[in-house]
C1' cells in the first nucleotide's frame, strides 16, 4: 500500500427498513434477613463520527476514525 471483517448500555451480546432498541452479568434503590449472601421487585445506562438513499435508517450506500485478519 491492496483486500476482507468488526464497531449497540460499564462488560458480553440480540437486532436482516416501520421494535417502547431487548437480554445476561455488573451498578443503584426497595422488599426479605439479626447481618451478609442468595432470592424477588424496580431504576439508571447504549446505536463511533460525517454525508447520502428512503415517507421512514441501529439496519442499505459512501467517506472518516478505531480494532482485527490476509496478501505484498
Nucleotide at each position: 500500500g491492496g483486500c476482507c471483517c468488526c464497531a449497540u448500555c460499564g462488560u458480553c451480546u440480540a437486532g436482516c427498513g416501520g421494535u417502547u432498541a431487548g437480554g445476561a452479568c455488573a451498578u443503584u434503590g426497595g422488599c426479605u434477613u439479626u447481618u451478609c449472601a442468595a432470592g424477588c421487585c424496580a431504576a439508571a445506562a447504549g446505536c463511533g463520527c460525517g454525508g447520502g438513499u428512503u415517507c421512514g435508517a441501529c439496519u442499505c450506500c459512501c467517506g472518516c476514525u478505531g480494532g482485527g485478519g490476509c496478501c505484498g
Molecule: transfer RNA
Organism: marine sediment metagenome